[in-house]
Molecule: Glycine riboswitch aptamer
C1' cells in the first nucleotide's frame, strides 16, 4: 500500500417420476447435471524409427461414480459487502 488468493455474509440462481412394489427395512423403473469427481482439444515437454509414441493439458463440454428429480434444503455461476495471504 495500487491491486488482491483462500475465506465469509446478503441477494439472484437451471434441470429431471410428490413414479412403482413394500407395514417397515429395503428394492425396482424412467430421468437430470450446476456440489464433488471422470475424460480430453489446441498448446507445451520428452523420446525416437520424423510421423508416430509417451507425459502434461480447460470448460457451464463429456461421463453419470457420487449427488439430485413437489416444497424446503442444496446449488455451478453472477452481483454487492466484510475481511485479507500476498503484493506493483
Nucleotide at each position: 500500500g495500487a491491486g488482491g488468493a483462500a475465506g465469509u455474509u446478503c441477494c439472484g440462481g437451471a434441470g429431471a417420476a410428490u413414479c412403482c412394489c413394500g407395514c417397515a427395512a429395503g428394492g425396482g423403473u424412467g430421468c437430470c447435471g450446476a456440489a464433488g469427481g471422470u475424460g480430453c482439444a489446441a498448446g507445451g515437454c520428452g523420446g525416437c524409427u520424423u510421423g508416430c509414441c509417451g507425459c502434461u493439458g480447460a470448460a457451464u463440454c463429456u461421463c453419470u461414480c457420487a449427488g439430485g428429480c413437489a416444497a424446503a434444503a442444496g446449488g455451478a455461476c453472477g452481483g454487492a459487502g466484510c475481511a485479507g495471504a500476498c503484493a506493483a